[in-house]
Molecule: transfer RNA
Organism: Candidatus Berkelbacteria bacterium
RNA sequence: GUGCUAGUAGCUCAGUGGUAGAGCAAUCGGUUGUGGUCCGAUUGGUCGCAGGUUCGAUCCCUGUCUAGCACC
Numbered sequence: 001g002u003g004c005u006a007g008u009a010g011c012u013c014a015g016u017g018g019u020a021g022a023g024c025a026a027u028c029g030g031u032u033g034u035g036g037u038c039c040g041a042u043u044g045g046u047c048g049c050a051g052g053u054u055c056g057a058u059c060c061c062u063g064u065c066u067a068g069c070a071c072c
Base pairs, nucleotide, nucleotide: 001071002070003069004068005067006066007065010024011023012022013021018055026042027041028040029039030038048064049063050062051061052060
């Protein structure tokens, strides 16, 4: 330099055009003599960034950044 893959909550990941979710973690409460386990609730996201298409974009298109892999 060329091609491919990935980027979504603090972490691991779902979500193939119609209100962004799960598990773990954190906080609060219940249970317990205390802690853990278990149960309930809550908090937390400009979906890597910038444009475009669309009535509507995490999703489709273009550019760009970062990481990984392959080739040269």